A computed fold for a 96-nucleotide RNA from an Acidobacteriota bacterium, annotated as Bacterial small signal recognition particle RNA. It matches the Rfam family "Bacterial small signal recognition particle RNA". The family's RNA type in Rfam is non-coding RNA gene. For this family Rfam cites "SRPDB: Signal Recognition Particle Database" (Rosenblad et al., Nucleic Acids Res, 2003). The source organism's lineage runs through Bacteria, Pseudomonadati and Acidobacteriota. Its mean pLDDT, the model's own confidence on a scale to 100, is 76.
[in-house]
RNA sequence: CAUCGGUCCCGCGCGACGCACUCUCGCCAACCCCGCCAGGUCCGGAAGGAAGCAACGGUAACGGGCUCUUGCGUGUGCAGUGGGUCGCCGGUGUCU
Numbered sequence: 001c002a003u004c005g006g007u008c009c010c011g012c013g014c015g016a017c018g019c020a021c022u023c024u025c026g027c028c029a030a031c032c033c034c035g036c037c038a039g040g041u042c043c044g045g046a047a048g049g050a051a052g053c054a055a056c057g058g059u060a061a062c063g064g065g066c067u068c069u070u071g072c073g074u075g076u077g078c079a080g081u082g083g084g085u086c087g088c089c090g091g092u093g094u095c096u
Base pairs, nucleotide, nucleotide: 001093002092003091004090005089006088007087008084009083010082011081012080013078014077015076016074017073018072019071020070023065024064025063026062033058034057035056041050042049043048
């Protein structure tokens, strides 16, 4: 000096971890969530109607559980892949 590989930087890919979503379980609003409203209350001469507590059902919220998928993130990894830099390290060759 040349060349090859690594390091460093960027993109992509695959994984790890974390968070969120979905699903599921628990719990679950006396009233200020929904539905349905026994009893009782109100309107009516009556027929009927109205509002509506408890109970019941379902949810919000809260807690737990995950594996798969999805999304986000990472100073988590891969001598994976394609490039960049020409600074550093190593190998090989040539010259001095």